About this RNA: The RNA shown here (c-di-GMP-I riboswitch aptamer) has 87 nucleotides and comes from Thermincola ferriacetica.
RNA sequence: GCUUGAUAAAGGCAAACCCGACGAAAGGCGGGGACGCAAAGCCACGGGUCUAAAGCUGUUAACAGCUAUGACAGCCGGGUUGCCGGG
Repeated sequence: GCUUGAUAAAGGCAAACCCGACGAAAGGCGGGGACGCAAAGCCACGGGUCUAAAGCUGUUAACAGCUAUGACAGCCGGGUUGCCGGG
């Protein structure tokens, strides 16, 4: 340097749920809490999923449908950085 994750060692992150505040929502943030994770570190490039404020359409109306410029990296692929061990 490449590849790999058996047995370790040092550690790391933090699901659901609860509280607080942000957001129209999805969801993210802080605290608690651990389901799990060898990248469950980072990045929205590709696919996928979620939401629909605004907009458009239908409706007498209630309401319904469409739609991302919003979100998800703990959905998959990809890019990139890293600890320790094996080869």
Its mean pLDDT, the model's own confidence on a scale to 100, is 87.